[in-house]
């Protein structure tokens, strides 16, 4: 240059067209004489511009960016 895979909360992962979820983590209560374990709330995310559709994390296309092959 050419192909291929992947890109979702801080941080791991899950979602093949209809309301984006898990743990972990962070706040806030409870609880305990105090931590620390436990319980309840809650916090926050689709790399990036286009297209198709009524609707797009999801399909097309072009970018990045990260790997992995071939020249």
């Nucleotide at each position: 240059g050419c192909g291929c895979u992947a890109g979702u909360c801080g941080u791991a992962u899950a979602g093949u067209g209809g309301u984006a979820g898990u743990a972990c983590g962070c706040a806030g209560c409870c609880u305990u004489g105090c931590c620390a374990a436990g319980g309840c709330u809650g916090u926050a995310g689709c790399g990036c511009g286009g297209g198709u559709u009524c609707a797009a994390u999801c399909c097309c296309c072009g970018c990045c960016u990260a790997g992995c092959g071939c020249a």
Molecule: transfer RNA
Organism: Candidatus Aenigmatarchaeota archaeon